[in-house]
A computed fold for a 110-nucleotide RNA from Guptibacillus hwajinpoensis, annotated as SAM riboswitch aptamer (S box leader).
The coordinates come from a structure-prediction model, not an experiment, and the mean pLDDT is 85.
The source organism's lineage runs through Bacteria, Bacillota, Caryophanales, Guptibacillaceae and Guptibacillus.
RNA sequence: CUUAUUCAGAGAGGUGGAGGGACUGGCCCUUAGAUACCUCGGCAACGGACCUAUGAACUUAUGUUCAAUUGGAACCGUGCUAAUUCCUGCGACGAAAGUCGGAAAAUGAG
Numbered sequence: 001c002u003u004a005u006u007c008a009g010a011g012a013g014g015u016g017g018a019g020g021g022a023c024u025g026g027c028c029c030u031u032a033g034a035u036a037c038c039u040c041g042g043c044a045a046c047g048g049a050c051c052u053a054u055g056a057a058c059u060u061a062u063g064u065u066c067a068a069u070u071g072g073a074a075c076c077g078u079g080c081u082a083a084u085u086c087c088u089g090c091g092a093c094g095a096a097a098g099u100c101g102g103a104a105a106a107u108g109a110g
C1' cells in the first nucleotide's frame, strides 16, 4: 500500500505501584491496585495443515489429482479476553430524535 472483518464471544493468580481506555471532545475504568509484564486458563475461527460435501480432469474400476465453495474440527501461526472499535469527529438526509455513508484505528492475509 491492497483486501476482509469490527453491535457475538471469552479471566484468575503473581510482580509492580499511577495512571489508563490510539488521537479530539465526552463518558468511563483505576490505590477495594490501573496500564504493563509473567504464569495458567478461556474465546474466536483470519491464514496453514486436516475431515466432509459439491465440481472438473485422469483412470476399466477401486481410486488419484486440482480449484473454488459450504460445513466441521481446533494441531500450528497470529489475534483477542471492561464498556458496540465505549460514544464521537467528516459528509448526506432530517424539525428533532436519529439513519446511512465515510475518515481514523485495530486485527488477519498478501
Base pairs, nucleotide, nucleotide: 001110002109003108004107005106006105011040012039013038014037015036019029020028021027023089025087026086041081042080043079046077047076048075050072051071053069054068055066056065057064058063085104090101091100092099093098